Transfer RNA from Hominifimenecus sp. rT4P-3, 71 nucleotides, folded computationally. The coordinates come from a structure-prediction model, not an experiment, and the mean pLDDT is 80. NCBI's taxonomy places the organism under Bacteria, Clostridia, Lachnospirales, Lachnospiraceae, Hominifimenecus. It matches the Rfam family "tRNA". It is annotated as a transfer RNA. RNAcentral records the identical sequence in 2 taxa.
RNA sequence: GGCGACUUAGCCAAGCGGUAAGGCAAAGGUCUGCAACACCUCUAUCGCCGGUUCGAUUCCGGCAGUCGCCU
Repeated sequence: GGCGACUUAGCCAAGCGGUAAGGCAAAGGUCUGCAACACCUCUAUCGCCGGUUCGAUUCCGGCAGUCGCCU
């Protein structure tokens, strides 16, 4: 230099046009003499900027970051 993949909560991760599931952690609550366990509750404008669309996490373009392959 060329080509490709990925970016969703503190972490892991599903979803791929109709306002985002689950797990772990954290916090609060119930329980307990105190804890632990168990149970309940709670956390997202989906990397950024534009475009298309009635509607974008999803489709298109650019940028940024990470990773891989070729030279």